[in-house]
RNA sequence: GGGGGUAUAGUAUAGCUUGGUAGUACUGCGGGCUCCAGACCCGCCGGGCAGGGUUCAAAUCCCUGUGCCCCCA
Numbered sequence: 001g002g003g004g005g006u007a008u009a010g011u012a013u014a015g016c017u018u019g020g021u022a023g024u025a026c027u028g029c030g031g032g033c034u035c036c037a038g039a040c041c042c043g044c045c046g047g048g049c050a051g052g053g054u055u056c057a058a059a060u061c062c063c064u065g066u067g068c069c070c071c072c073a
Base pairs, nucleotide, nucleotide: 001072002071003070004069005068006067007066010026011025012024013023020056028044029043030042031041032040049065050064051063052062053061
């Protein structure tokens, strides 16, 4: 220099193919249970890498950039 993959909550991840309420688990916080704690049960908080485009509507489609990973030179 060329090509490919990937980016969603504090962590891991589903949904992307076929655009239509952003979901699950753990963690955290509050409560229940218990003499206390753990386990268990209930509830809550919290997220689309950045910018732009298309569309009534974008996590999803298109473009550019950035980070990370892989291949070629």